[in-house]
Context: one part of a larger RNA
């Protein structure tokens, strides 16, 4: 790791509830005892306590179709049991007929019979549903281990000092070398004390270094030689030394030269068994099919905030029945968007009075400062003289929808993503963060498109078909489909990233100016005279500077636009003529270009190949393209008809993506019970195979293997389905 078995919503409750169902309802349902039948299990009878229920309130006394609130309630809060048919009687209205009384002109009034009709009462049938009681069954809820498994740990009783600390008894153990304390002796000095010297002597938690004992540095190992070791150094090494055997302290403890160390590879409280299935708001896992439906990641409270309870949102049963979302008119209310300066609040310009400040020649002046005014032009969530669309409230109209409301059984949800808008936080960063549009989508959505790409755009998969038509995107090749049409634009590989700013690149759109009286460029000539104006100057002569800037000739010519000289000179312009010839210039709006444009593995910002269109733009026609629509066929769900038949056909018409979950129908498994007077050594159960029926879970046949058991119908209990749980417990 694989395969095999085994592994999780049970059980009990004289607890509680809510649906199905049966039973009885002139209320149900019974224990123990007792009778009765029976050999016994057992079953059967009557009845009783009890227990629901048939009346409710109210904290209770209690009162009672009422109670309670309150000194009283006109309030207020809980409450009050039947429907519909048919007969039959009664009563009362209305009305017809007839008869008879009274007024009396037609006619009006009563009275009483017979008939119709509405209403109310009583009674009897019949039916309806609901109410009530015990049973089963499935939802759910309580209380128990309560769907499985899973701590760390609490307590309590025991077992351990054979590992290791401490202590006690009794014994063992320390190669060799060093140094040389006390003290003694003897010489010699001294008067003594005593000194000094030699010899002798061997003192110490002395000194060097084996055995033992340790364990500081490296390195080797680090699936080891090994759950702390090895190799080279290191410490001690007559001591607080090292060590053998016996013994002794126990866990809420002992021991500790003290580190929370050590108590058998376990130690901030040992092991080991029990309480114990402790507890888990955590994490993992939870086993067969098939159909309708289908959520939420918001809100309030929570020692909450990864958990709950309630509300919203799903699902199913009943009830109402048009009420519902929309969508159309009508009325409402409002202070956002945008606005705007009439308030507040803040910021600007000019011109005006006034005070201050500088300066002053005292007349005044003024960069400057405050303030009051005038005027211009602007700004605000938390300004407002205005002020929308939208959205909200209501009515009235349409509105028959897997609308709405309302009760009532189950839930699950309460981390939410992106997107698009409007807004705060942030830097008008972020795949950021936090509100709203009960907005899309994802989540719980598969298909096409986006090169790949939950949340972008088209679209919402019942199933099947080698049919049609289209979405969004696309139609030169990969790659279906135009190498399409019609007009312009791009030369930039712009398209196939990006800004301020720049831009005689190209198109285009208005609008000046000049012009066949000849423009613009270009050729040829001319460009002149008082004059070298005049001052300055060392000169100054159109051309260092300063002042004038006239006047004549002229087709035309500055007291000069520019180079040049030391000044002149000298070449040009400004200006004319002539020669050629048809457009010339200047501003503007748009469109697509171009610069600005530097990163890291490799082109690497068209998806590739390549395009000059196969970029861009406007306009059209085709065609492709999705599980979209549409045709065939199937299959199921719900509704409405219709037949039959009492659970099935058959038509129609809507529907059938789904995670949590609600609901509804089956399949299989093992055992029981009653049946088939089942099947079986002429082959059961298994198991391998092909076949065949069901939408599937699964059946049934046949054939091989296999050798002794098993099954079909109908009900009933379950130890009832396996891929996952670092599952378990075997093989490999």
């Nucleotide at each position: 790791g694989c395969c095999a078995a085994c592994g999780a919503g049970u059980u009990u409750a004289u607890u509680c509830u809510g649906u199905g169902u049966g039973g009885c309802u002139u209320a149900c349902a019974u224990a123990a005892g007792u009778c009765c039948u029976g050999a016994g299990a057992a079953g059967g009878a009557a009845a009783u306590a009890u227990g629901u229920g048939a009346a409710g309130u109210g904290a209770a006394a209690g009162c009672g179709a009422g109670g309670g609130u309150u000194a009283a309630c006109u309030g207020c809060c809980c409450g009050c049991a039947u429907g519909u048919u048919u007969u039959a009687c009664c009563u009362c209205c209305a009305u017809u007929u007839a008869a008879c009384a009274u007024a009396a002109u037609u006619u009006g009034u009563g009275u009483u019979a017979a008939g119709u009709g509405g209403a109310g009462g009583u009674a009897a049938a019949a039916u309806a549903a609901u109410a009530g009681u015990c049973g089963c069954a499935c939802g759910g809820a309580u209380a128990a281990g309560a769907c499985c498994c899973g701590a760390a740990g609490c307590c309590g009783g025991g077992u351990g000092a054979u590992c290791u600390a401490g202590c006690c008894a009794u014994g063992g153990c320390c190669a060799g070398g060093u140094u040389g304390a006390a003290c003694u002796u003897u010489a010699g000095c001294g008067a003594a004390a005593g000194c000094u010297a030699a010899a002798g002597g061997g003192a110490g938690g002395a000194c060097c270094g084996a055995a033992c004992c340790c364990a500081c540095u490296a390195g080797u190992c680090g699936u080891a030689c090994a759950a702390c070791a090895c190799u080279a150094g290191g410490g001690g090494a007559u001591g607080a030394g090292c060590u053998g055997u016996g013994g002794u302290u126990a866990g809420c403890g002992g021991u500790g030269a003290a580190a929370u160390u050590c108590c058998a590879a376990u130690c901030g409280a040992a092991c080991u068994c029990g309480g114990c299935g402790a507890u888990a708001g955590c994490u993992g896992g939870u086993u067969c099919u098939c159909c309708u439906c289908g959520a939420a990641a918001u809100a309030g409270c929570u020692u909450u905030u990864g958990g709950g309870c309630u509300a919203g949102c799903c699902u199913c049963g009943g009830a109402u029945g048009c009420u519902g979302a929309c969508u159309a008119c009508u009325g409402g209310a409002g202070g956002u968007a945008g606005a705007g300066c009439a308030c507040u609040g803040g910021a600007u310009g000019a011109g005006g009075g006034c005070g201050g400040g500088u300066c002053u020649u005292c007349g005044g002046a003024u960069a400057c400062c405050g303030u009051c005014u005038u005027u211009a032009a602007a700004c605000a969530a938390a300004c407002u003289c205005c002020g929308a669309a939208u959205g909200c409230c209501a009515g009235u109209a349409g509105g028959u929808g897997a609308a709405a409301u309302c009760c009532g059984g189950g839930a699950g949800u309460u981390a939410c993503a992106c997107u698009a808008u409007g807004g705060g936080c942030g830097c008008u960063a972020a795949g950021g963060u936090u509100c709203a549009u009960u907005a899309g989508u994802g989540g719980a959505a598969a298909g096409g498109g986006a090169a790949a790409c939950a949340g972008c755009c088209c679209u919402g998969a019942u199933c099947g078909c080698a049919a049609u038509c289209u979405a969004a995107g696309g139609u030169c090749c990969c790659u279906a489909a135009a190498u399409a049409u019609a007009u312009g634009c791009u030369a930039a590989g712009u398209g196939u990233u990006a800004a301020a700013g720049g831009u005689g690149g190209u198109g285009u759109u208005g609008u000046g100016a000049c012009c066949a009286u000849g423009a613009c460029a270009g050729u040829u000539a001319g460009g002149a005279g008082g004059u070298u104006g005049g001052c300055u100057u060392a000169g100054a002569a159109g051309c260092a500077g300063c002042c004038a800037u006239c006047c004549u000739u002229u087709a035309a010519a500055g007291a000069a636009a520019g180079c040049g000289u030391a000044a002149u000179a000298g070449c040009u312009c400004a200006c004319u003529a002539a020669c050629u010839a048809a457009g010339u210039u200047g501003u503007u709006u748009c469109g697509c270009g171009c610069c600005g444009a530097a990163a890291a593995u490799u082109u690497a910002u068209c998806g590739g190949g390549g395009c000059u269109a196969a970029g861009c733009a406007u306009a059209u026609u085709a065609c492709c393209g999705a599980a979209g629509a549409u045709g065939c066929g199937g299959g199921u769900u719900u509704u409405a008809g219709a037949a039959u038949u009492u659970a099935u056909u058959c038509u129609a018409a809507a529907g059938c993506g789904g995670u949590a979950g609600a609901g509804g129908a089956g399949c299989g498994u093992u055992c029981u019970g009653u049946u088939c007077g089942g099947c079986g050594c002429u082959g059961a159960a298994g198991u391998c195979a092909a076949g065949u029926c069901g939408c599937g879970a699964g059946g049934c046949u046949u054939g091989g293997u296999g050798g002794a058991g098993c099954g079909g119908a109908c009900a009933g209990a379950a130890g009832u389905g396996a891929g996952a749980a670092u599952g378990u417990u075997g093989g490999c």
The prediction has a mean pLDDT of 81. Large-subunit ribosomal RNA, domain II from a bacterium, 732 nucleotides, folded computationally. Its Rfam family is "Bacterial large subunit ribosomal RNA". Gene Ontology terms of the family: structural constituent of ribosome and ribosome.